[in-house]
Molecule: Bacterial RNase P class A
Organism: Nocardioides daejeonensis
Formats: sequence, C1' cells, structure tokens
RNA sequence: AGGGCUGGCCGGGCGGCCGCGGCGCUCCCCCACCGGGGUGUGUCGAGGAAGGUCCGGGCUCCACAGGGCAGGGUGGUGGGUAACACCCACCCGGGGUAACUCGCGGGACAGUGCCACAGAGAGCAGACCGCCGCUCACCACCUCCGGGUGGCGGGCGGUAAGGGUGAAACGGUGGUGUAAGAGACCACCAGCGUGCCGGGUGACCGGUGCGGCUAGGUAAACCCCACCCGGAGCAAGAUCAAGAAGCCGUUCCCUCCGGGGUCCGGCGCGCACGUGCCUGAGGGCGGCUCGCCCGAGCGUGCGGGUAGAUCGCACGAGGCCAUCGGCAACGGUGGUCCCAGAUGGAUGGUCGCCAACCGGCGGGUCGCAAGGCCCACCGGCGAACAGAACCCGGCCUAUGAGCCAGCCCUUCCG
Repeated sequence: AGGGCUGGCCGGGCGGCCGCGGCGCUCCCCCACCGGGGUGUGUCGAGGAAGGUCCGGGCUCCACAGGGCAGGGUGGUGGGUAACACCCACCCGGGGUAACUCGCGGGACAGUGCCACAGAGAGCAGACCGCCGCUCACCACCUCCGGGUGGCGGGCGGUAAGGGUGAAACGGUGGUGUAAGAGACCACCAGCGUGCCGGGUGACCGGUGCGGCUAGGUAAACCCCACCCGGAGCAAGAUCAAGAAGCCGUUCCCUCCGGGGUCCGGCGCGCACGUGCCUGAGGGCGGCUCGCCCGAGCGUGCGGGUAGAUCGCACGAGGCCAUCGGCAACGGUGGUCCCAGAUGGAUGGUCGCCAACCGGCGGGUCGCAAGGCCCACCGGCGAACAGAACCCGGCCUAUGAGCCAGCCCUUCCG
C1' cells in the first nucleotide's frame, strides 16, 4: 500500500420565517360535579431497527388447583439472566492458507422405513468381464506313441485379490499361503468394543494394553431417550356518568276499588323456545379422562340501550459515569439524571450557508525509501431503511453518507 475478518460509533450542524403536542406556573371564560377552552411563560418531545409478531417475561383477569394420557418445545458441556429457542466461554465436527465462521450437535446394537438410476450385488448382499481346476470338441507343434505344450469354444465346480458400474461395494498397505484366491493367517495402520493410567467442574483430550477381524448412510424420516410447558390478553382490567322494551317505593289526581295517570327516588336490559335447580344443568383446570371445587341458573334465537369521561399510561429486571470481581457474558458498590404519552392520533414545512465525502489540478511539508500529512481552487454530493400506542430482554429482516479500533494474508521500501 492492497485484499479480507470481527466489533463498535452516528442517524449531520448553524441561522431566518411560519406551524404542532404533553407537563408545571400565571390570568381569563364555560360548567352542578367530573371536566373543557383561551393568553403568557418555563421545560420536555420517535428508532437502530419504532418493522416482522418468531421466542421469553413483567403486569391484568380467570382461581390460592392434584393425577394420567395425548399434544407441544428444547437437545454437546459449564456459566449468565427475571426468563428464553437468547448471550458468553469451552468441547466435537464441517469450511477457509489464516484471522474467522457455520451447526435442528443425545440415540442407527429398541423397532419400522428410505438410499433413484446404473450395477452381479446397496443389509447380512453378490458374479458382468475376469482368474484357477476338471471335462468335451476343433486346430497347430513336439513326441520315447503313454502323451505334452499352446490357441479357440462349450459344460461343471471354486474364487471375490484384478477390472467395470455407482455418491457410496461390507476395511487399507505389505507379506505368508493357495490350483487360483480370500483377515484364512501374520506385521503395521484406521475404525469399533473394552481395561488401566494421566489432565479437565464437565463435554472431552492424551497415553498404554487386549479383542474379534470390521457392525454402511439417513432421525431437518417415523421413532426412542432426557429435560421443560395453565389459559387469555391493554380491544387485559378498573372506576364514574348516561341510558334501556321493565320492577319496587312514594307525592298528587281519578276510580266501576280490580286499577289507571303523574312527580320524585332506588334497582334493573326485554321476549320466545329448550333444559336444569342437591337424584346437580352449567362453570373452573389449552384437548380427553379421573378426582376436587363453585353452583341456581344455563344454552340458543330475535331485539333494545351504551359512539361519554378518567385510570391503567410510564420511576423502570431504567439511563449515564466511576470502581471492584470475572477469560467473557455479566454481577456488586458508590455517585448522578428523569429523557414522548398521543387517541383520527403531536416534533413539520420552507430558504440559505456549511461540516463530512468523491473526482480534477496546483503548492507546501515529513521521510533514506515505499509513501503519508496539510492548504487553496473548480465540479459533484450533502442521507438510505423508515414513525412510538402497556412495557421490557432477545432473534430475524430492510438500510445511506461516513468514522473508529483490533486481527489475518499478500506485496513493496529501509
């Protein structure tokens, strides 16, 4: 200098004009109350993902809820965390020269399934071409006339070392042995099983001995094993006001004494059908079941009223700084800060200049060099993805102008 790998930061600045929302204070107006509107002033006011809704929780309600089956989730070890399928460290395996990165990472000797095509044969398999032995026929040569050697073809038997097919062929190399071969046997090696020793919290790693000779792959196929799992959700839930097809009480009036109308107050949705009321309908526990508890209403259909206000609603598993412990994730301690709460839904519009960046050209400076740094001018660019809605911890996806740090590789100069 170039190429790569990993992590982090930012989400532009300044000024002018116009325009928003919350909260505090002040004054004025409306209002029975809750509350509403306006003026002035102070202060605060979208993200790294606010997106996806894929996980885990806090919180609220059901209810202070047991067992079994089915279902679902996770899957190396240890740690972190409120928890997790997340994060950190390590182990094993794959990729990469490396930095580093990836992993649906327990089990194939519990069982079932699958491995196309090609090939003889793909789970206990298999003989296509070959190799060897015996035999038959033909040809050639030799002959001591018994036969021998060679070539080619058929039949029977042996073989799985050589070749071929395939992603993969039921261990590899070398030898002994054989008619020819073969772990049939032997040496070394790999794999598998197992004993002992050493290191490590552990997954696991290293060493050494023995054994049979060799048990393929696939579980992100079904399955087995281990561990874990209430449901619904802020449109959760709570309070106030209002209202309703009715009910009760009451003032007054009328009355045929059955009742009708009206004022005020309180409570409350109406009708129909089916079913049930301790001989238990229905409800509770994600499905089913046993058990337990609540229980006088419940189920279905057709209708009426409520379009309002407030809380929930932001002080948090909170942010920042320092320090200690820890390889790290993270935790402890101390200090400091309050940083949106809308509800048809707020922070915007416009103008100008600039920082930063890219390119061109020139100058200066540092250096032995390779090369670096600074200044001026001109042109360009000057921001992508995208907007909270109960909150938080993650993961995934989208993304622009740049900046910082560390590490790996290559090349050049001294």